A computed fold for a 438-nucleotide RNA from Qipengyuania sp. ASV99, annotated as Bacterial RNase P class A. NCBI's taxonomy places the organism under Bacteria, Pseudomonadati, Pseudomonadota, Alphaproteobacteria, Qipengyuania. Rfam family: Bacterial RNase P class A. Rfam's curators write: Ribonuclease P (RNase P) is a ubiquitous endoribonuclease, found in archaea, bacteria and eukarya as well as chloroplasts and mitochondria. Of the family's consensus pairs, 92% are formed in the model.

RNA sequence: CAGGGGGCUGAGGCAGUCGCGUGUGCCUUUGGGCGCGCGAGGAAAGUCCGGGCUCCACGAAACAAGGGUGGCGGGUAACGCCCGCCGGGCGUGCGUCAUUGGGCGUGCGUUCAGGGAAAGUGCCACAGAGAGUAUACCGCCGAUGGACCCUAAAGGUCACAGGCAAGGGUGAAAGGGUGCGGUAAAAGCGCACCGGGGCUCUGGCAACAGUGUCCGCAUGGCAAACCCCACCCGGAGCAAGGCCAAAUAGGGGUCUCGCGCCCGGCUCUUCAUGGGCUUGGCAGGAGUGUUUCGCUCCGAGAGACCCGGGUUGGCUGCUAGAGCCGUGCAGCAAUGCCCGGCCCAGAUGAAUGGCUGCCACCGCAGCGCUGGUCGCCAAGGAAACGCGGAUGAUACUGGUUGCGGAGACAGAACCCGGCUUAUGAUGCUCCCUGACAC
Numbered sequence: 001c002a003g004g005g006g007g008c009u010g011a012g013g014c015a016g017u018c019g020c021g022u023g024u025g026c027c028u029u030u031g032g033g034c035g036c037g038c039g040a041g042g043a044a045a046g047u048c049c050g051g052g053c054u055c056c057a058c059g060a061a062a063c064a065a066g067g068g069u070g071g072c073g074g075g076u077a078a079c080g081c082c083c084g085c086c087g088g089g090c091g092u093g094c095g096u097c098a099u100u101g102g103g104c105g106u107g108c109g110u111u112c113a114g115g116g117a118a119a120g121u122g123c124c125a126c127a128g129a130g131a132g133u134a135u136a137c138c139g140c141c142g143a144u145g146g147a148c149c150c151u152a153a154a155g156g157u158c159a160c161a162g163g164c165a166a167g168g169g170u171g172a173a174a175g176g177g178u179g180c181g182g183u184a185a186a187a188g189c190g191c192a193c194c195g196g197g198g199c200u201c202u203g204g205c206a207a208c209a210g211u212g213u214c215c216g217c218a219u220g221g222c223a224a225a226c227c228c229c230a231c232c233c234g235g236a237g238c239a240a241g242g243c244c245a246a247a248u249a250g251g252g253g254u255c256u257c258g259c260g261c262c263c264g265g266c267u268c269u270u271c272a273u274g275g276g277c278u279u280g281g282c283a284g285g286a287g288u289g290u291u292u293c294g295c296u297c298c299g300a301g302a303g304a305c306c307c308g309g310g311u312u313g314g315c316u317g318c319u320a321g322a323g324c325c326g327u328g329c330a331g332c333a334a335u336g337c338c339c340g341g342c343c344c345a346g347a348u349g350a351a352u353g354g355c356u357g358c359c360a361c362c363g364c365a366g367c368g369c370u371g372g373u374c375g376c377c378a379a380g381g382a383a384a385c386g387c388g389g390a391u392g393a394u395a396c397u398g399g400u401u402g403c404g405g406a407g408a409c410a411g412a413a414c415c416c417g418g419c420u421u422a423u424g425a426u427g428c429u430c431c432c433u434g435a436c437a438c
Stems, first nucleotide, its partner, number of pairs: 001434008012359007020039008041409001045420002048418005053237004058294006066233005071085005086114001087112011115228002120226002122222003137168002139164003144161002146158004176194006195217001196215004201210003241316004251307007260282003264278005284298004323342004328337003361405007369398001371396001372394003376389002380385001
C1' cells in the first nucleotide's frame, strides 16, 4: 500500500411554508376556528425470561405432579439478567528449568449448559484381540513341568504346557505419567517425584488456594441421556378489567350422581301414626391433584355434553414513570444515595409527509488565497545550511467555488428491566493474507 474479517461510533441540526395526528387554552352557527406545545427505534422485531398493573382461585400445613435454575459473592422490584472473584480448556508475552517435545512461575486475551458417574438404568458406530465384573492380533519369557541333542558335569535347542500386558498395532478413548530397582519376562510389585484421595493448620464471607502429613490409591467417556441432589415457582392476561348504550330466545335436548334422619310447631284426612309445609340440628355434598384442620355455601340439588339465538357500538384503562439528563459522594465494578434541572406520541384500519434555504458530514473537479515542499536571486560559508527577497512549480495541510451524495435493518398500540436476532455512510481501532522498503 492492496484485499479480507472483528469491535466501537453512528447518517444529523436550525428555520420557514403547506399537509396530518394529538395535548391544552379561548371562541363557536357545536360542523369547526385560532394560539401555544409535542409527535416512533437501537433494536419499536422475536414473544424467550422477569415484573408493574388487572381479574380469578376460600385459607393454613404436609405430600404428589409439572416446570425452572445449577462454582462463590454482590447488584436489582425481580430474573434464566448484570458485575466482580474462583476453577477448567485453548492461545499468547516475559522470566526460568530442561534442551526434539515440554515443565514451572507470573501477566494478558478468549471460552465454559462450571453440582453428582461408588443410588440405579442406558449409550460409545466403525476399526480393533478387547470398549467396563472389558483383552491377547503382532509380540516378550519359557525360571518350573514336558520333548529332543550331548554328557563326568556344565550346557544347548524346541516353544507344548504355562506366565506377561512393560514394547508395537486398532481407535476419539485401551485400567494414571516419568525414572530407578526388581523379575525368566513383567506389573504400584517396591521406591522417588508428579497426579489422585483423606486429615490438620493458615489465608479468604465463600467458591477456593497454600503448607504439612497419611494412603499404592479398583473402576474411561457421556447426565445440552433418563436420573439423583440443592434451591425456586398459583393461573390467565389490556383481546386483562370497569362503565354506558343497544338487542335477543330468563331457548331446546341428552346423560351421570343424589334427593336421608331427629326434636319442635302448623295443617289435611280415609284417624292410619298416613300426607304436606316449616325454625333449628345431624348425616352427607360442593368449594381443591391427595390428606388433615379451619371457614363459607347447600342440605336438594350438583355436574357434564350437544344444538340454537342476541351483542362485535361508545367511553375508559391510555401514559408523570422501579422516568430521563447533569454535578458530587460511596464502591474494583454492576449499582446506590444527596442535590439541581426536564416532561419527551397516545393512534383505533390505525397520524408524523412534501417543498425551500442555511449549517454540519462524505465524494469528485477547480482556484496558488495561507502553510509546507522544490526551484531562482542575494548574502555569510569549504560545504551542509541559517537569515532575507522576488516570484516560478506543486492541489500535500488549511481555506474557498461548483457539482453530486446522504443508501442498511426496519414502524409505537398498557408500561418497564433484560436476552436473542437483523443491520447502517463516515471515522477510530485490532487481527489475517499478499507486495514493497528499512

It is recorded under the gene name rnpB. The RNAcentral record of the sequence draws on ENA.